Source information
RNAcentral holds the full RNA, with entries from Greengenes. A computed fold for a 475-nucleotide part of an RNA from an uncultured bacterium, annotated as small-subunit ribosomal RNA, 3' major domain. It matches the Rfam family "Bacterial small subunit ribosomal RNA". The coordinates come from a structure-prediction model, not an experiment, and the mean pLDDT is 83.

Context: one part of a larger RNA
RNA sequence: UGACGGGGACCCGCACAAGCGGUGGAGCAUGUGGUUUAAUUCGAAGCAACGCGAAGAACCUUACCUGCUCUUGACAUCUCCCUGACCGGCAAGUAAUGUUGCCUUUCCUUCGGGACAGGGAUGACAGGUGGUGCAUGGUUGUCGUCAGCUCGUGUCGUGAGAUGUUGGGUUAAGUCCCGCAACGAGCGCAACCCCUAUCUUUAGUAGCCAGCGGUUUGGCCGGGCACUCUAGAGAGACUGCCAGGGAUAACCUGGAGGAAGGUGGGGAGGACGUCAAAUCAUCAUGCCCCCUAUGAGCAGGGCUACACACGUGCUACAAUGGCGUAAACAAAGGGAAGCAAGCCUGCGAGGGUAAGCAAAUCUCAAAAAUAACGUCUCAGUUCGGAUUGUAGUCUGCAACUCGACUACAUGAAGCUGGAAUCGCUAGUAAUCGCGAAUCAGAAUGUCGCGGUGAAUACGUUCCCGGGUCUUGCAC
Numbered sequence: 001u002g003a004c005g006g007g008g009a010c011c012c013g014c015a016c017a018a019g020c021g022g023u024g025g026a027g028c029a030u031g032u033g034g035u036u037u038a039a040u041u042c043g044a045a046g047c048a049a050c051g052c053g054a055a056g057a058a059c060c061u062u063a064c065c066u067g068c069u070c071u072u073g074a075c076a077u078c079u080c081c082c083u084g085a086c087c088g089g090c091a092a093g094u095a096a097u098g099u100u101g102c103c104u105u106u107c108c109u110u111c112g113g114g115a116c117a118g119g120g121a122u123g124a125c126a127g128g129u130g131g132u133g134c135a136u137g138g139u140u141g142u143c144g145u146c147a148g149c150u151c152g153u154g155u156c157g158u159g160a161g162a163u164g165u166u167g168g169g170u171u172a173a174g175u176c177c178c179g180c181a182a183c184g185a186g187c188g189c190a191a192c193c194c195c196u197a198u199c200u201u202u203a204g205u206a207g208c209c210a211g212c213g214g215u216u217u218g219g220c221c222g223g224g225c226a227c228u229c230u231a232g233a234g235a236g237a238c239u240g241c242c243a244g245g246g247a248u249a250a251c252c253u254g255g256a257g258g259a260a261g262g263u264g265g266g267g268a269g270g271a272c273g274u275c276a277a278a279u280c281a282u283c284a285u286g287c288c289c290c291c292u293a294u295g296a297g298c299a300g301g302g303c304u305a306c307a308c309a310c311g312u313g314c315u316a317c318a319a320u321g322g323c324g325u326a327a328a329c330a331a332a333g334g335g336a337a338g339c340a341a342g343c344c345u346g347c348g349a350g351g352g353u354a355a356g357c358a359a360a361u362c363u364c365a366a367a368a369a370u371a372a373c374g375u376c377u378c379a380g381u382u383c384g385g386a387u388u389g390u391a392g393u394c395u396g397c398a399a400c401u402c403g404a405c406u407a408c409a410u411g412a413a414g415c416u417g418g419a420a421u422c423g424c425u426a427g428u429a430a431u432c433g434c435g436a437a438u439c440a441g442a443a444u445g446u447c448g449c450g451g452u453g454a455a456u457a458c459g460u461u462c463c464c465g466g467g468u469c470u471u472g473c474a475c
Stems, first nucleotide, its partner, number of pairs: 002475001004472002007470007015460002019424005026315008034306002042053002064301007073125001077124002079121006088103005106115003127290002130288003136284002138279003141275001143273001148187006154163003167178003193267004198235007207225001212222003238261001241255005317417001321376005327370001333364003338357002342353004383414001388409007430452007
């Protein structure tokens, strides 16, 4: 100087408290440990590993196992030789790749050769998801969007260092004010950026009968940009105004006006550093190792196993509910190897046909909770849907291991969950659907979107984490 304290003072945070809903009990989904296995590829490990890498394992992916093959190699450059190709087609053979045979098939030229491609030889080399994240770059997590971390000059101290950065107030903030042997400055804070909330304006192939006409009653047509909306430009919020408090300051409390008020709400944005934190399997890379194999190809299997244990979720245990009937209201997205209306057909998943649309135009598309009516009447039930049987649909060379979905039948556990533990302060929690990425197919996951829409916060004694000052100290 730090770090630490079951030392002190002050302050903050869904940290506690006050509330609401969960997890822990059940079934299932998914990840992990363990066990098993020929293999169950590898990594991640308190918070900060465990619906994590993986935005999607039937083959492929794939790195693992078994078997069968190749050896200058699946991929790159160079040297030499041969051929004229390459591509494509056919046949034999194989579990398949590899292998073998046949057919077809170049350009330029000074005729020496050259370009390009294939085959062969030799070796340089290729190749390695092999090891080391404790050799590294890059990237990332975390403390933490916490308010801190430093420097120049000066001053003080023999020096390590101190001062500034401490103090009195204040703030979300080392934010600002005042004071002060300090005066300034940098990285952080804030602001500048994006979305959203209000208005104006510009522009109208979506919107409107608002006002007019037609009408097949559909903004459909004429017509018009007023409104909604879309997307460009601007305005607007600054403690600007008033009152009180405060030190006449910073600032705080209340009020007016206003769509919005004191950072309006959200995002992006992460200082110096900590954890030899994570990643050599995104990539790059030093060193080490393999080199007829630790490289490469193919078929099948495995990553999907199952006495068990844990994490994260979904569905429930019902009447604020289940079922049926007929009605209403979104936003944000996707679409050409695609989205597909309509019509026909099937109980249905779907199938057939097919208009439109590279899309504010067509389409996915039905929003669902909700409201209305009817029914069930507290029961393991008209709750709950696991499991299983049969019959099917779709994708795809191919659904046995191991896909999703449909119909009929079956109808398990479960009657609100011990100790313990998690999230959330407002358009939030809770609840309800919708979409997208990945993707042939395959979400209860992830990332987004809107609908309905609460309760509570006295307060800071305590638990956890953090900041400032101070004190002790055996580090």